[in-house]
Predicted 3D model of a 72-nucleotide RNA (transfer RNA) from an uncultured Anaerolineae bacterium.
Rfam family: tRNA.
The sequence was found in a public genome assembly.
């Protein structure tokens, strides 16, 4: 230098162009003699950045930005 693939909650990842959710982990309850397990609830988002198409974008489409693979 060319190409691909990743980017969404603290982490690990889901999610036909139509209310952005789940396990985990964290907070609070229950439950127990207590803890741990388990069982309920709560809280938690610049969906990687600027545009751009759209009635509406995580989702299409343009550039760049970090990682990984690939080839040279």
């Nucleotide at each position: 230098g060319g190409g691909g693939c990743u980017a969404u909650a603290g982490c690990u990842c889901a999610a036909u162009g139509g209310u952005a959710g789940a396990g985990c982990a964290a907070g609070c309850g229950g439950c127990u003699c207590a803890u741990a397990a388990c069982c309920g609830c709560u809280g938690g988002g610049u969906u990687c950045u600027a545009g751009g198409u759209u009635c509406g974008a995580a989702u299409c489409c343009u550039a760049g930005u970090a990682g990984c693979c690939c080839c040279a």